RNAcentral holds the sequence, with entries from SILVA. Small-subunit ribosomal RNA from a metagenome, 1438 nucleotides, folded computationally. Rfam family: Bacterial small subunit ribosomal RNA. The coordinates come from a structure-prediction model, not an experiment, and the mean pLDDT is 82.
RNA sequence: AGAGUUUGAUCCUGGCUCAGGAUGAAUACUGGCGGCGUGUCUAAGGCAUGCAAGUCGAAUGCUAGCUUGCUAGCAUGGCAAACGGGAGAGUAACACAUUGGUAAUUUACCCUAGGGACGAGAAUAACCUUGCGAAAGCGAGAGUAAUACUCGAUAAUAGUGGGGGGACAUAUGUCAUUCCUACUUAAAGUUCCGGCGCCCUGGGAGAAGCCUAUGGCUUAUCAGCUUGUUGGUGGGGUAAUGGCCUACCAAGGCAACGACGAGUAGCGGGUGUGAGAGCACGGCCCGUCUCACUGGGACUGAGAUACUGCCCAGACUCCUACGGGAGGCUGCAGUCGAGAAUAUUCCUCAAUGGCCGAAAGGCUGAAGGAGCGACGCCGCGUGCAUGAAGAAGCUCUUCGGAGUGUAAAGUGCUUUUAUUAGGGACGAAUUUCGACGGUACCUAAUGAAUAAGGGGCUGCUAACCUCGUGCCAGCAGCAGCGGUAAUACGAGGGCCCCAAGCAUUAUCCGGAUUUAUUGGGCGUAAAGGGUCCGUAGGCGGUUUAAUACAUCUUUCGUUAAAUCUUUUGGCUCAACCGAAAGUUCGCGAGAGAUAUGGCUAAACUAGAGGCCGGGAGAGGUAAGCGGAAUUGUUGGUGUAGGGGUUAAAUCCUUUAAUAUCAACAAGAACACCAAAUGCGAAGGCAGCUUACUGGAACGGUUCUGACGCUGAGGGACGAAAGCGUGGGGAGCGAAUAGGAUUAGAUACCCUAGUAGUCCACGCCGUAAACGAUGGAUGCUAAGUAUUGGGAGUUUCGACCCUCUCAGUGCUGUUAUUUCAAGUUAACACGUUAAGCAUCCCGCCUGGGGAGUACGAGCGCAAGCUUAAAACUCAAAGGAAUAGACGGGGAUCCGCACAAGUGGUGGAGCAUGUGGUUUAAUUCGAUAAUAAGCGAGAACCUCACCAAGGUUUGACAUAUAGCUGCAAGUCCUAGAAAUAGGAUCGCCUUCGAGGGUGCUAUACAGAUGCUGCAUGGUUGUCGUCAGCUCGUGUCGUGAGAUGUACCGUUAAGUCGGAAAACGAGCGCAACCCCUAUUCUAUGUUUUACAUGUCAUAGAAAACUGCCUGCUUUAAGUGGGAGGAAGGUGGGGAUGACGUCAAAUCAGCAUGGUUCUUACACCUUGGGCUACACACGUGCUACAAUGGGGAGAACAAAGGGACGCUAAGCCGUAAGGUGGAGCAAAUCCCAUAAAUCUCCUCUCAGUUCGGAUUGAGGUCUGCAAUUCGACCUCAUGAAGCUGGAAUCACUAGUAAUCGUGAAUCAGCCACGUCACGGUGAAUACGUUCUCGGAUCUUGUACUCACCGCCCGUCACACCAAGGGAGUCGGCAAUGCCCGAAGGCUCAUGUAUAUGGGACGAAGGUAAGGCUGGUAACAAGGGUGAAGUCGUAACAAGGCA
Repeated sequence: AGAGUUUGAUCCUGGCUCAGGAUGAAUACUGGCGGCGUGUCUAAGGCAUGCAAGUCGAAUGCUAGCUUGCUAGCAUGGCAAACGGGAGAGUAACACAUUGGUAAUUUACCCUAGGGACGAGAAUAACCUUGCGAAAGCGAGAGUAAUACUCGAUAAUAGUGGGGGGACAUAUGUCAUUCCUACUUAAAGUUCCGGCGCCCUGGGAGAAGCCUAUGGCUUAUCAGCUUGUUGGUGGGGUAAUGGCCUACCAAGGCAACGACGAGUAGCGGGUGUGAGAGCACGGCCCGUCUCACUGGGACUGAGAUACUGCCCAGACUCCUACGGGAGGCUGCAGUCGAGAAUAUUCCUCAAUGGCCGAAAGGCUGAAGGAGCGACGCCGCGUGCAUGAAGAAGCUCUUCGGAGUGUAAAGUGCUUUUAUUAGGGACGAAUUUCGACGGUACCUAAUGAAUAAGGGGCUGCUAACCUCGUGCCAGCAGCAGCGGUAAUACGAGGGCCCCAAGCAUUAUCCGGAUUUAUUGGGCGUAAAGGGUCCGUAGGCGGUUUAAUACAUCUUUCGUUAAAUCUUUUGGCUCAACCGAAAGUUCGCGAGAGAUAUGGCUAAACUAGAGGCCGGGAGAGGUAAGCGGAAUUGUUGGUGUAGGGGUUAAAUCCUUUAAUAUCAACAAGAACACCAAAUGCGAAGGCAGCUUACUGGAACGGUUCUGACGCUGAGGGACGAAAGCGUGGGGAGCGAAUAGGAUUAGAUACCCUAGUAGUCCACGCCGUAAACGAUGGAUGCUAAGUAUUGGGAGUUUCGACCCUCUCAGUGCUGUUAUUUCAAGUUAACACGUUAAGCAUCCCGCCUGGGGAGUACGAGCGCAAGCUUAAAACUCAAAGGAAUAGACGGGGAUCCGCACAAGUGGUGGAGCAUGUGGUUUAAUUCGAUAAUAAGCGAGAACCUCACCAAGGUUUGACAUAUAGCUGCAAGUCCUAGAAAUAGGAUCGCCUUCGAGGGUGCUAUACAGAUGCUGCAUGGUUGUCGUCAGCUCGUGUCGUGAGAUGUACCGUUAAGUCGGAAAACGAGCGCAACCCCUAUUCUAUGUUUUACAUGUCAUAGAAAACUGCCUGCUUUAAGUGGGAGGAAGGUGGGGAUGACGUCAAAUCAGCAUGGUUCUUACACCUUGGGCUACACACGUGCUACAAUGGGGAGAACAAAGGGACGCUAAGCCGUAAGGUGGAGCAAAUCCCAUAAAUCUCCUCUCAGUUCGGAUUGAGGUCUGCAAUUCGACCUCAUGAAGCUGGAAUCACUAGUAAUCGUGAAUCAGCCACGUCACGGUGAAUACGUUCUCGGAUCUUGUACUCACCGCCCGUCACACCAAGGGAGUCGGCAAUGCCCGAAGGCUCAUGUAUAUGGGACGAAGGUAAGGCUGGUAACAAGGGUGAAGUCGUAACAAGGCA
């Protein structure tokens, strides 16, 4: 000191979270020792038991005992018990702290000074006798003492009253031995003769009371409070001032600088944290206040309204003989209870202190100590050295090894600690007396011996692997992890951090500049009040003088100690304890300074205001007037439509509309001018004229003289809508009705139409009331336009031009000459600031809940203003960037559309798929980019099914052992695999090796799973023109530029220009085929030659030439020549990437699963099923045709387990035959459409050929499931195909046949090639689809198949309302009235009676606040519910 988290990425705003420190803590796990501290934070709840305040015989009486002057006891008397100890309930206050005052006061014991003590008397307790009572206790009689009590005397330097003078102060007064005078008030003895006591007075010390100023919580959703209240006079009361109390008089006193009320709380020294300013806290220790079961009260006393005293009332507990009594742990221990939680019913008065006493001494749960608790801080230890290229175990592994790890073991050493034994303190000032304590400490011995855990390891944050699990179990402070390869869960190993502890939880400060004084903001992120006027307040121009209030300097006093800091000392160190110094920022008093601010006085004119002058303006209010338009009414003309819409309909119209002409009426609004215009504080203001009126600007050698700025509360104004009363009502037009649209349409569109809109008066008081930008003042480059005023120049006068003041705008990007600085997160702002500064006001502090609830104020109402919390989320948000998308825009391309040709969709068949079926119908592909695809399924293939078999295996490698042994042939069983038998039967360098087989172990094997773990390959966008990089530059950055622009191209092709300059992958070219010519060669061909042809090579095409256009370029239009012209035609060639696209079943491969089976062998079946749906094709529906006969013309292929000629046989498939051919030679092999002739004549036909029957041929072990072909017979649907949809731009479509691969054969009508014949059309780019570039909007980035809103239904949560109901608190009126003091009366006077006051209680009406509640409403949250689609693109109605 920072870090994580919003995004695809970026910058900013902003919250949340973390790392640090702390605690009177608690909890989990663990636990060796010592020192010093510390320990009921909750129930100020209740308490058993013991102790916590007594002492004095040197004040006195009596009793008992004996040792005869002592001890014990009872009682009177004195002092103490008001201290010490505990707690924090109450208290927001002179309670506390600081500073002053007391001239308004008191003070026992102590110190000091002065003076004094003479005389007399009456009682009483104890004790004795006796009565009552359970007890507590109460009484009666007799009798006694004192330092107890009473009376008298004396007396001032005391008190009170009166009077005189001095000094100081002035408000009473004070001081000095001041003076005079009157009155009043004292005493106690005892003795061991030293004393100790007693009374009066002055002073001191310490203690206490009272008063003043200042300071320190929250709340205004508490705004007014107060009647002893504020003051005075008389009286009372007190130690003392005072409404402290009382009678009378006056009507004051406090409050926005927060009275009064409510909530919370003891206060301070200090403590924690922080760089500090601050923030939070007040346990231990010290000071102080308050309290003592709750409430009230006085007595005694120097002192109390008294913790362990008294009286009364109340609650509670206990005793009781039921009549009555007793009690108060918030003292020390302890107990119950409460709670997450907090100790021993210990020892001693030895020390320090307190009380009593002359003293000895007594008492002391104060205190000193010990015990318990890792509760905290501090210190120590759990061993040290050596010991392997490194044991075992464990973990990981690429199987080689690596790690744990010098760690262990082993060897040597040490003894802090521990145990045992011995010695043994300080603490004692002073003679005795030591609880702690046989403790600390010292010495010796024994022996590594008695002693390590907790948390973490995805990032933040130091530390990683394996296994298990499989969105499960679980983790988590935040982000987040887990759905089969989890460094995030659980375990193991390893590692990291701290260590007798370590983590977690809770709380506080910090980080958080996230309340900002130090030290933040408000155009768009949260945030400028709608606007102005103005009160209090805050701030304020120039000069001089005075003052010294603020301010500054200095001195003195105080600011308790402890704490803190520095230095130093004592415990072995440290914690801890001591000493010295510093600090304690404040307050008070004295002395000084005078710049600035304040106050006072005097002046000034630059701020502000007044006056004069001529101008500008939709500024305001009122009245009057005007024309156009609209609608209505009346009349005329005129006839069938009009109106409305994307299209329609409702609607109007033959009772005459719409249209048109004329007249009249009504209400509302004011075209053109008109604009970047003007005016106003804002809202707002527009026809013209008049009246009244507000403000601003300019000019002036005018006047006043700081009169100013802002402005909490307050006041006034304040669009539209809305409300009230009364008018008015043409047009428009919420609501409403109808018509459409639609799945619906309570909308958008149309036809109508009420309130309203208009006027007058009164309310309302809000708007995206916006420049989303408060007001004022000053300063900081320019340019330009415009409005108003002035000046200059010029002119006869103007216009123009220049300068200036005040407003209103723009530029500050590109093109030409220029165009800031600064600020900002960026966008942008930029003299009209969002720049640089000052002053004042308002407002903000994460999103939602919510501008809501409750309360209050205002309002007729609607509602407005003020304004929360619980709960919930980790984001919400701003600006900009790259994409993607848009029912946004611009440009361009493509058989994309259009123009054409032919098809598909209808029929039959073939084939593939879905579905269904099945023992199985194996699997995959399955929008474009699956579906005549993987892929020529009778067996095999084969993965599927049924059945029968095998288990180191059908196949590979290795090791060990054994082995005259495989293969072949024959026979038997069987469906076969296989099994059994027979026969036959190895090589050799003779080492036992090789081969084969068997056994055993490692292992084989899998078309099992995962294409979402992969390689490789492929499809698609797309043969589209794009995709990138280096350096430079720009930007805070993501990124941009380059690659945009202007032309051009098929092309990011080329040119120009340009903060870019270059480069790469793509394009093009290079490659192959083809079109022309030439040269060379010539197997075949041919009778020969030429040519065709074949092979090889060369030439040719490059916008090269001419011309128009263009920017002189790139290029493009036309032309010439040429076989071919602008890429001549075709092919191969497929950028960066997209679709988790396809494939684990071509192959390879990680992981995983099976291992007498998911492996292997065999037979048979299945993949060929069939109600149906879809795709791709073939054949047709006929005359541009079918049939018959005859005639003609190709190319490219293939051939040895092959192609197979001629000839012969068969209707044919085919058979036979065998020549030729490893092929330009032979064969497949007749090409067909075409042409010529004949026939058919429009029909389910001489079209069409499905289906079925019969008979055959061929392949093959095998043709039934399930092959192809031939012949004869049979002769189905179908007469050109709905919505929709496909292909094709020239040798193309269409049509015709030919060949090949696969292959025994073939379900091929498929695929891939080959040639024959051979068209039509393209105006064009509006629309559909796809693509490219630029631009724009965006709330999308899983990227529109996106995002996202609201109701309803369900579950849960918190808060508000709520008929009520149950509590608490404070105060009030009335009733009753204890103790008590005050007061009055009484012949009993320590008594009795009365009076006012008076706690608790009762009663009454309210106030404030809390709990609970049927019910209804809203809010929040919740993987997959319902209905729609409101918002984001022009979001489909901005």